RNA sequence: UCAGACGGCUGGAUGGCUGCACUCCGCAAGGGGUGAGGAAAGUCCGGGCUCCACGGAGACACGGUGCCGGCUAACGGCCGGCGGGGGCGACCCCAGGGAAAGUGCCACAGAAAACAAACCGCCGGUCUGGCCCGUCUUCGGGCGGCAAACCAGGCAGGCAAGGGUGAAACGGUGGGGUAAGAGCCCACCGCGCGACCGGUAACGGAAGCGGCAGGGCAAACCCCACCGGGAGCAAGACCAAAUAGGGGCGGCACGCCGGGCAACCGGCAGCGGUGUUUCCGCGACGUCGCCCGGGUCGGUCGCGCGAGGCGUCCAGCAAUGGGCGUCCCAGAGGAAUGGCCAUCCAUCGCUCGAAAGGGCGGGGACAGAACCCGGCUUACAGGCCGUCUGACCUG
Numbered sequence: 001u002c003a004g005a006c007g008g009c010u011g012g013a014u015g016g017c018u019g020c021a022c023u024c025c026g027c028a029a030g031g032g033g034u035g036a037g038g039a040a041a042g043u044c045c046g047g048g049c050u051c052c053a054c055g056g057a058g059a060c061a062c063g064g065u066g067c068c069g070g071c072u073a074a075c076g077g078c079c080g081g082c083g084g085g086g087g088c089g090a091c092c093c094c095a096g097g098g099a100a101a102g103u104g105c106c107a108c109a110g111a112a113a114a115c116a117a118a119c120c121g122c123c124g125g126u127c128u129g130g131c132c133c134g135u136c137u138u139c140g141g142g143c144g145g146c147a148a149a150c151c152a153g154g155c156a157g158g159c160a161a162g163g164g165u166g167a168a169a170c171g172g173u174g175g176g177g178u179a180a181g182a183g184c185c186c187a188c189c190g191c192g193c194g195a196c197c198g199g200u201a202a203c204g205g206a207a208g209c210g211g212c213a214g215g216g217c218a219a220a221c222c223c224c225a226c227c228g229g230g231a232g233c234a235a236g237a238c239c240a241a242a243u244a245g246g247g248g249c250g251g252c253a254c255g256c257c258g259g260g261c262a263a264c265c266g267g268c269a270g271c272g273g274u275g276u277u278u279c280c281g282c283g284a285c286g287u288c289g290c291c292c293g294g295g296u297c298g299g300u301c302g303c304g305c306g307a308g309g310c311g312u313c314c315a316g317c318a319a320u321g322g323g324c325g326u327c328c329c330a331g332a333g334g335a336a337u338g339g340c341c342a343u344c345c346a347u348c349g350c351u352c353g354a355a356a357g358g359g360c361g362g363g364g365a366c367a368g369a370a371c372c373c374g375g376c377u378u379a380c381a382g383g384c385c386g387u388c389u390g391a392c393c394u395g
Stems, first nucleotide, its partner, number of pairs: 001391010012344007020035006037366001041377002044375005049232004062228005067081005082096001083094004097223002102221002104217003119163002121159003125155006132145005171189006190212001191210003196205003236301004246292007255268005270282004308327008345364001347362006
């Protein structure tokens, strides 16, 4: 200098004018203070808080998680390590328990996809024919024989070396061995078990032993271990109007006539249904007043001092934990945090210029709190910083 790997920060600044929300001061007019994010997002995971359910423990079902250790309130998160894979490297990726409990699946191709099997092929045996021998011949062939070898075919066997199929074919290479072959035997490699050693563990190393054993798939069922009550701030708590229901207490005809010793009965008047008549009911079942209670409208709380921010020190590789100091930092209600102008800051396009630089114009990423917190995931123009790797050059 170029090409990369990883981690982090920032993501417009200042001023003026004018708005918005909350809050404080003020009788008012008005004034002061504060006012989005790293993701406020998706609502995926875990918790706080609230209400409901629930005697304890276990089992079953369902859902989730799945190498080891640590951190944490908890987690499917984070940190450190292990194993596997990729990269020259910095570094990156992995749902990473069990396939010897059982069930199931393995497309196409292929003989065969797992208690094995044999398409081509290799091998010996046996049979038949040829070849071969003898003899006859009209030269086309006929008849008889045939020990071995050779060729072709049939039959019953042996083999799995080679070919071929496939993502995957029951260890690989070489040698011995054999009729041909084969861990059948041997050497090396791979594999399994593994005393012992190191490590908290996952795991690593490894003397020795074993001729090699049941391939893969559990993001198929399943098995094992661990975890898990339900609903969510429209949770939930409090105050509480008018009207209409509910309950309690009290007031409202206690008059007249007849009968009866009396209790009482009948009629009239009165009240209500219902404005009138009829009818029916009535000494409270009606109505008026007061009181009580529940719900609705509405209001208040929940609601921001918290697993809090910043700085610093200590322990720890780190995640994280602890000590000290300091700060108070949006919270309203379907929802405020906006708009305009000027200057500057980077930046892009055009343009002037040899360059430095100047002029004109454009836009300033993703996005918008709704009970809160810890994570994960996703979105993000531009700019900046740190650590590290590889290649080349120079001293």
About this RNA
This is a predicted structure of a 395-nucleotide RNA (Bacterial RNase P class A). It was read from a public genome assembly, where an Rfam model found it. The coordinates come from a structure-prediction model, not an experiment, and the mean pLDDT is 77.